The prediction has a mean pLDDT of 76. Predicted 3D model of a 125-nucleotide RNA (SAM riboswitch aptamer (S box leader)) from uncultured Polaribacter sp. NCBI's taxonomy places the organism under Bacteria, Pseudomonadati, Bacteroidota, Flavobacteriaceae, Polaribacter. It was read from a public genome assembly, where an Rfam model found it.

RNA sequence: AUGUUAUCAAGAAAGGUGGAGGGAUUAGACCCGCUGAAGCCUUAGCAACCCUUUUCGUGAGGAAAAGAAGGUGCUAAAUUCUACUUAAUUCCGGAUUCAUUUAUCGGGAAUUGGAUAGAUAACCA
Numbered sequence: 001a002u003g004u005u006a007u008c009a010a011g012a013a014a015g016g017u018g019g020a021g022g023g024a025u026u027a028g029a030c031c032c033g034c035u036g037a038a039g040c041c042u043u044a045g046c047a048a049c050c051c052u053u054u055u056c057g058u059g060a061g062g063a064a065a066a067g068a069a070g071g072u073g074c075u076a077a078a079u080u081c082u083a084c085u086u087a088a089u090u091c092c093g094g095a096u097u098c099a100u101u102u103a104u105c106g107g108g109a110a111u112u113g114g115a116u117a118g119a120u121a122a123c124c125a
Base pairs, nucleotide, nucleotide: 003123004122005121006120007119008118013043014042015041016040017039021032022031023030026083027082028081029080044075045074046073049071050070051067052066053065054064055063056062079117084114085113089109090108091107092106093105094104
């Protein structure tokens, strides 16, 4: 690298350097940026994945509370939003019917869930 598991609407920025881009990728939208982007450095902070302590508990795996020394991570906007898909609702059209309803087919909109992709952590090798 690949894989497995968990999380991703909360939270937390100043300074120096740098000098035009940036928000992962493709497309679209939207946004941030010379009142200074990315990158790098320093300091500070957030959070609690690993971790520490206490209590409880299991056949085993664990659960709750507190903490922040250490290893990571993070510090605009939901992972900025949309894309693929399922179900329900609604709208339009086709077909069917004497007509209507039900059922059925196709398409659009919005909402929820899921998937894919991505990020981070821990583990595996």